[in-house]
RNA sequence: AGAGUUGGCGGCUAGGGUUCCGGUCUUUUUAAGAGACGCUGGUCCGAGAGUCGCCGCCCGAAGGGAGACAUCCUUCGGAGCCACGGCGGGACAAAAACCCGGGAGAC
Repeated sequence: AGAGUUGGCGGCUAGGGUUCCGGUCUUUUUAAGAGACGCUGGUCCGAGAGUCGCCGCCCGAAGGGAGACAUCCUUCGGAGCCACGGCGGGACAAAAACCCGGGAGAC
């Protein structure tokens, strides 16, 4: 100095907090309202290195378009499956395994 370089989308989960709902406490004659508490809850956020599915890419087979090759369309089957990792900063109400980021660094 270089390589190990990686397709996209969606559902869910590990995880995450507190706008909203619910809960607990205080206040209050009661209710409403107000304030405090993230509370095993619901909504919500959510993975490159989690999971599942779909699409795309690649390979093969069969069928179709006048049809040998090429090309196009459809269907079926197959292949892919590497990955240690801060500090700090950013967003939304807030936080995070979210984003910066398969970054810095390590190997």

Guanidine-I riboswitch aptamer from Rhodoblastus acidophilus, 107 nucleotides, folded computationally. The sequence was found by an Rfam model in a public genome assembly. Its Rfam family is "Guanidine-I riboswitch aptamer". On this family, see Barrick et al., Proc Natl Acad Sci U S A 2004: "New RNA motifs suggest an expanded scope for riboswitches in bacterial genetic control". About the family: This family represents a conserved RNA structure found upstream of the ykkC and yxkD genes in Bacillus subtilis and related genes in other bacteria. Its mean pLDDT, the model's own confidence on a scale to 100, is 77.